[in-house]
């Protein structure tokens, strides 16, 4: 260093409840652990949802891409 994902600390938290914005997808807190090696961050493409509906939004835990990163066994 590159490809991989043993170990070891560690980290993040689905559903599910409860409080708070929000029409609503649905976010943020707190409890809770499906699971995850980028489940860290960007809505650029694509999906897929919402809805006061030709527009304005959600999802980064659909997918690709893009930048950042932790450890280092065997190769």
């Nucleotide at each position: 260093u590159c490809a991989c994902g043993a170990a070891a600390g560690g980290g993040c938290a689905a559903a599910c409840c409860c409080g708070u914005c929000g029409c609503a997808a649905g976010a943020c807190g707190g409890g809770g652990a499906c699971g995850c090696a980028a489940a860290g961050c960007c809505a650029c493409g694509g999906a897929g949802c919402u809805c006061a509906a030709c527009g304005a939004g959600c999802u980064g835990g659909c997918c690709g891409g893009g930048u950042u990163g932790c450890c280092g066994a065997a190769g």